[in-house]
Molecule: transfer RNA
Organism: Chloroflexia bacterium
RNA sequence: GGGGUGAUCGUACAACGGUGAGUACCCUGGUCUUAUAAACCAGCAACGCCAGUUCGACUCUGGCUCACCCCA
Numbered sequence: 001g002g003g004g005u006g007a008u009c010g011u012a013c014a015a016c017g018g019u020g021a022g023u024a025c026c027c028u029g030g031u032c033u034u035a036u037a038a039a040c041c042a043g044c045a046a047c048g049c050c051a052g053u054u055c056g057a058c059u060c061u062g063g064c065u066c067a068c069c070c071c072a
Base pairs, nucleotide, nucleotide: 001071002070003069004068005067006066007065010025011024012023013022018055027043028042029041030040031039048064049063050062051061052060
């Protein structure tokens, strides 16, 4: 330098172009307990950045950034 894959709550992952962006763990509060743990209930919190296409974009397209892999 060229090519490929990926980037989503604190962590690990989901999500036909259309619904309230969901699940597990963590964290916070509550129920229970003498108290903790466990169990149950509730809550908090996220789409890498900038454009484009579209009535509508986490999703499609382009560029950039970062990570990994391959070629040179």